[in-house]
RNA sequence: GGGUCCGUAGCUCAGGGGUUUAGAGCACUUCUCUGAUAAGGAAGGGGUCGGUAGUUCGAAUCUACCCGGACCCA
Numbered sequence: 001g002g003g004u005c006c007g008u009a010g011c012u013c014a015g016g017g018g019u020u021u022a023g024a025g026c027a028c029u030u031c032u033c034u035g036a037u038a039a040g041g042a043a044g045g046g047g048u049c050g051g052u053a054g055u056u057c058g059a060a061u062c063u064a065c066c067c068g069g070a071c072c073c074a
Stems, first nucleotide, its partner, number of pairs: 001073007010026004018057001028044005050066005
C1' cells in the first nucleotide's frame, strides 16, 4: 500500500429501516434476608449506538469519507 471483519452501558455482547420509547448478563447503588458475610430476592442509576456528511417520511440499522482495533496479502 491492497483486502476482509469489527466499533452499542464500566466489561462481554444482542439488536440488520418504524414496534416497547435502545436491551440482556456481569459489575455498581439502595432496600430485604442473615448473629455477620457470601449467595438469594426487590427496586434503581448509568448510552448523544466511534465521528462527519448523505439516502429516506423515518437511521444504532443503508451509503461515502475519516478515526480506532483484529486478521490476511504484498